[in-house]
RNAcentral holds the full RNA, with entries from SILVA. Predicted 3D model of a 531-nucleotide part of an RNA (small-subunit ribosomal RNA, 5' domain) from a metagenome. Rfam family: Bacterial small subunit ribosomal RNA. Gene Ontology terms of the family: ribosome and structural constituent of ribosome. The prediction has a mean pLDDT of 86.

Context: one part of a larger RNA
RNA sequence: GAUUGAACGCUGGCGGCAUGCUUAACACAUGCAAGUCGAACGGUAACAGGUCCUUCGGGGUGCUGACGAGUGGCGGACGGGUGAGUAACGCGUAGGAAUCUGCCCUGUAGUGGGGGACAACCUGGGGAAACUCAGGCUAAUACCGCAUACUCUAGAGUAAUACUUUGGCAAAGUGGGGGACCUUCGGGCCUCACGCUAUUGGAUGAGCCUACGUCGGAUUAGCUAGUUGGUAGGGUAAAGGCCUACCAAGGCGACGAUCCGUAGCUGGUCUGAGAGGAUGAUCAGCCACACUGGGACUGAGACACGGCCCAGACUCCUACGGGAGGCAGCAGUGGGGAAUAUUGGACAAUGGGGGCAACCCUGAUCCAGCAAUGCCGCGUGUGUGAAGAAGGCCUGCGGGUUGUAUAGCACUUUCAGUGGGGAAGAAAAGUUGUAGAUUAAUACUCUGCAGCCGUGCCACUACCCACAGAAGAAGCACCGGCUAACUCCGUGCCAGCAGCCGCGGUAAUACGGAGGGUGCAAGCGUUAAUC
Repeated sequence: GAUUGAACGCUGGCGGCAUGCUUAACACAUGCAAGUCGAACGGUAACAGGUCCUUCGGGGUGCUGACGAGUGGCGGACGGGUGAGUAACGCGUAGGAAUCUGCCCUGUAGUGGGGGACAACCUGGGGAAACUCAGGCUAAUACCGCAUACUCUAGAGUAAUACUUUGGCAAAGUGGGGGACCUUCGGGCCUCACGCUAUUGGAUGAGCCUACGUCGGAUUAGCUAGUUGGUAGGGUAAAGGCCUACCAAGGCGACGAUCCGUAGCUGGUCUGAGAGGAUGAUCAGCCACACUGGGACUGAGACACGGCCCAGACUCCUACGGGAGGCAGCAGUGGGGAAUAUUGGACAAUGGGGGCAACCCUGAUCCAGCAAUGCCGCGUGUGUGAAGAAGGCCUGCGGGUUGUAUAGCACUUUCAGUGGGGAAGAAAAGUUGUAGAUUAAUACUCUGCAGCCGUGCCACUACCCACAGAAGAAGCACCGGCUAACUCCGUGCCAGCAGCCGCGGUAAUACGGAGGGUGCAAGCGUUAAUC
């Protein structure tokens, strides 16, 4: 000099854009943060409508819109947080082969025919509660056989992984529309859409292996028995001591093994001419963790932050028998600390989950609030004005300086204030028409185009116009040398200053005050830290 997620002192007008628990991975009151689908299903607790009855109080009826609880599907493995652990194939770079991949895209083939349950519900019982037990009824895209089948798999033939043959393995329906025909009046049937099953290829995501790189300590020199390799088997989606049995005795190490300490890694960031040094907040990629330790279940995917089980510590409820909980999600509280924000608004946009869709959910996100924490921009007036006023300070008493500074005169009105106007962020969705595709069809559905309608948290928005009036807006540090800036008074080795040298013991430009000056400026200094 540059820099900071800074803090402290004094001061403080506005705006834009960023950033904001670096400490206790300490404990957490309260609310919210993951749901959705009735176009899978049986149904109807509440609301609204229709309809029937009515003693006018009300009652019945799932008929319709809808829909609590329940069965079922998809999603809760994403998104969000934190950096405790980890010196490791964890991360980075470059490669590799023995793998899986829901939803999505693409191609091929199919979607036939049956069955028995369990919730909800009803009845009864237990419990303070959490909840739970028994019996009975019932539906499905829930569950299970049968048929058929490619790939796949097992066996046989074959030189063969090609090919042939034998055996084994699947599925689910729902909704829209409809001319004939059939009908038990439910529908069948046709068609479209969404699904379902098997499978090819892809895309995406993930698992695994290898080479190289990746902090300090030798006052850590030896470490290792599943250890190193082989054979056989098991296990996994998959190679492998990953696991087991047997066999061999190997494997690593001064090119630093092992041990100890410290630490998430990277793109980057800061500094520097560079080489390098330091660092890893925000943003992005990867990893690890979710009260502590362990475990598996489900699933395409987890050994799962707001799932389950066990153990432990802690907190809470209890009828003492037994139960409930996990903010390192967003706010917020206590605590720790020099120190770090609102128990805000909206799903309008972007994105995500579910759904045919409408739509619902979304503390992701977008916004607003707080903080000079940082960067950037603007303002606190402009011009004129010598009587060089008054006052202050200094003085050699003549004057000098503050100083064109003030006053006075003439202007302007940014920003703030008041009043008015006013974009963009909005494209969709819906609806009407039309063209094309599909189709038996002018239905339905899909795609394109055109018209109409119409959705904004922010928001009293940005921006523009008008009004009034210099009106509301300057401080902080320093002035001995380094280092830009000097005098007076007070003090008298005292009180004090100080980054270094050093000042102060009676004329202190170094302490304290004043006047003056210098430097930065809505900031200025100090402290801490890095280069």